A computed fold for a 72-nucleotide RNA from a Candidatus Tayloriibacteriota bacterium, annotated as transfer RNA.

[in-house]
RNA sequence: GGCCCUAUCGUCUAAUGGUUAGGACACGGCCUUUUCAAGGCUGGAAUCGGGGUUCGACUCCCCGUAGGGUCA
Numbered sequence: 001g002g003c004c005c006u007a008u009c010g011u012c013u014a015a016u017g018g019u020u021a022g023g024a025c026a027c028g029g030c031c032u033u034u035u036c037a038a039g040g041c042u043g044g045a046a047u048c049g050g051g052g053u054u055c056g057a058c059u060c061c062c063c064g065u066a067g068g069g070u071c072a
Stems, first nucleotide, its partner, number of pairs: 001071007010025004018055001027043005048064005
């Protein structure tokens, strides 16, 4: 340098082009307990950046960025 794959809450991971972007763990609050742990209820928190297609984009297309693989 060519080609391919990946990028979503703090972490891991879902999401037929129409979802309030869901779940687990973690974190905060409350209940329970003498206290802690466990358990129950509850809350906050995310689509890598820019453009395009579309009535509508996490999803499709293009250009980048970062990571990985492969060929040289």
The organism belongs to Candidatus Tayloriibacteriota, within Bacteria. Rfam family: tRNA. By type it is a transfer RNA. Its family is annotated with triplet codon-amino acid adaptor activity in the Gene Ontology. It was read from a public genome assembly.